[in-house]
């Protein structure tokens, strides 16, 4: 310095270019129980960042940031 690869709730991961961006777990609250735990039910919460293309962009393109691998 150069290529390639990845970024979405705290965590781990989904999302033919179109649905209100969804599950699990973790957090909160609630039923249960003398009290915990366990089951159950609710409910909080996220697209890295600025541009473009497109009726529409998590998604495609281009630029930067950050993280991983290879080569020099």
């Nucleotide at each position: 310095g150069c290529u390639c690869c990845u970024g979405u709730a705290g965590u781990u991961c989904a999302a033919c270019g179109g649905a209100u961006a969804g599950a699990a777990c973790u957090g909160a609250g609630g039923u249960u129980u003398c009290c915990u735990a366990a089951a159950c039910c609710u409910c909080c919460g996220a697209u890295c960042c600025g541009g473009g293309u497109u009726c529409g962009a998590u998604u495609c393109c281009c630029g930067g940031c950050a993280g991983g691998a290879g080569c020099a």